[in-house]
RNA sequence: GGUGACCAAAGGCAAAUCGCCCGCGAGGGCGAGACGCAACGCCACGGAGCUCCAACAGGCAAAGACAGUGUGGAGCAAGCCGGGCUACUCAC
Numbered sequence: 001g002g003u004g005a006c007c008a009a010a011g012g013c014a015a016a017u018c019g020c021c022c023g024c025g026a027g028g029g030c031g032a033g034a035c036g037c038a039a040c041g042c043c044a045c046g047g048a049g050c051u052c053c054a055a056c057a058g059g060c061a062a063a064g065a066c067a068g069u070g071u072g073g074a075g076c077a078a079g080c081c082g083g084g085c086u087a088c089u090c091a092c
Base pairs, nucleotide, nucleotide: 002092003091004090005089012037013036017032018031019030020029021028022027035079041085042084043083045082046081047080049076050075051074052073053072055071056070057069059066
């Protein structure tokens, strides 16, 4: 350096839920808490997911209003899959 993995050791992360705060919202921060995780570290490039807006087309419709199907715009998360970067230990 490469490959493989949790066999061992030292550790690490932290789902759901609850409390407080922030956000229109998806969600985020802190604390408690552990479902799990060999990248459940970082990124957000592709696919998939979620939220808000309602411009255009359409639904409804006299209009307005309502809703949010398609396109569009702005966001969230990424512990769904693929991709990129970095990394402990051990074995070969």
Background: Predicted 3D model of a 92-nucleotide RNA (c-di-GMP-I riboswitch aptamer) from uncultured Solirubrobacter sp. Of the family's consensus pairs, 100% are formed in the model. The sequence was found by an Rfam model in a public genome assembly. Its mean pLDDT, the model's own confidence on a scale to 100, is 82.